A computed fold for a 159-nucleotide RNA from a bovine gut metagenome, annotated as Lysine riboswitch aptamer. Its Rfam family is "Lysine riboswitch aptamer". From the family's description: Riboswitches are metabolite binding domains within certain messenger RNAs that serve as precision sensors for their corresponding targets. Its family is annotated with lysine biosynthetic process in the Gene Ontology. The RNAcentral record of the sequence draws on MGnify. The coordinates come from a structure-prediction model, not an experiment, and the mean pLDDT is 80.
C1' cells in the first nucleotide's frame, strides 16, 4: 500500500416503499349572520392586488413527524457543525425569515436519567453538553479476570 473483516441489550442510514395510530372533526370549501375599508398581503415606506376578521351549520383533508414491517446500502456506518450559499417569501428599497448545496472542526458505540436547544397537535420525536454504568478496541500495569489511560486518519487477519 492492497484485500477481507469485527464492535450489536433496537449497530448505522436510505426509500414518493407498505400498513396503522394520531394530526382532526383541525385547515380549506359552501351557506347564513355580525363586524370591518384607519382591513389583508413577514415588518417599515411607496406601489400593485385582494377583502379581511368573528360566530353557527354542513361537508371535510393533507404534509412533515411517529410505531410496526419490507427491501437496499453499509461499519465515519453515521451525527453535529462555525462560516458561506443558488434560490424563495406580490414589485422596488431597507430589514427579517426559510434555504437545496458546500463546509473548517468535533464524536469508538448503543443505553439511562439531568440540563439545554429544534420542531410540533403532541408529554411522541430529533439534536447537543457533561455525568453514570455497560460494551468493543489498542497500550501500560497486574495475574483469577482486575486497574489506569488513549482514540475510528483507529483495530484485527492475509498478501
Nucleotide at each position: 500500500g492492497a484485500u477481507a473483516g469485527a464492535g450489536g441489550a433496537u449497530g448505522c442510514g436510505u426509500c414518493c416503499g407498505g400498513u396503522c395510530a394520531a394530526u382532526a372533526g383541525u385547515a380549506a370549501u359552501a351557506u347564513g349572520u355580525c363586524u370591518u375599508a384607519u382591513g389583508c398581503u413577514g415588518u417599515g415606506c411607496a406601489g400593485g392586488g385582494c377583502a379581511g376578521g368573528g360566530c353557527a351549520u354542513a361537508c371535510g383533508a393533507a404534509a412533515g413527524g411517529g410505531a410496526c414491517u419490507g427491501a437496499c446500502g453499509c461499519c465515519g456506518a453515521a451525527g453535529a457543525g462555525a462560516g458561506g450559499a443558488a434560490g424563495g417569501g406580490c414589485u422596488g428599497c431597507a430589514u427579517c425569515c426559510c434555504g437545496a448545496c458546500c463546509g473548517a472542526u468535533c464524536u469508538g458505540g448503543g443505553c439511562g436519567g439531568a440540563c439545554g436547544g429544534a420542531a410540533u397537535a403532541a408529554u411522541a420525536u430529533c439534536c447537543g453538553u457533561a455525568c453514570g454504568a455497560c460494551u468493543g478496541u489498542c497500550g501500560c500495569g497486574a495475574u483469577u479476570a482486575c486497574g489506569c489511560g488513549g482514540a475510528g486518519c483507529g483495530c484485527u487477519a492475509u498478501c